Molecule: transfer RNA
Organism: Planctomycetota bacterium
RNA sequence: GCCUCUGUGAUGUAGUGGAAGCUUGCGACCUUGGUAUGGUUGAAGCGUGGGUUCGAUUCCCACCGGAGGCU
Numbered sequence: 001g002c003c004u005c006u007g008u009g010a011u012g013u014a015g016u017g018g019a020a021g022c023u024u025g026c027g028a029c030c031u032u033g034g035u036a037u038g039g040u041u042g043a044a045g046c047g048u049g050g051g052u053u054c055g056a057u058u059c060c061c062a063c064c065g066g067a068g069g070c071u
Stems, first nucleotide, its partner, number of pairs: 001070007010024001012022002018054001026042005047063005
C1' cells in the first nucleotide's frame, strides 16, 4: 500500500429499512432488626461526517478506531 471482518448505554450482547431489546452494573423505593437474596421503578446507547429514501442502527461513500490476511 491492498483486501476482508468489525464498531449498539458503564460491561457483555441481540436486532437489520418503519416505536432499539436482553444480561450484569448504577440510582430510588418495597421487603429485613440489619445484610444478602427477591420485587417495582428510573437514568444511560446505534464510532464520526456526508449521500439514497417519505423514513437509515440497517443500504452506499469517506474518515477514525480495532482484528485478521497478502505483498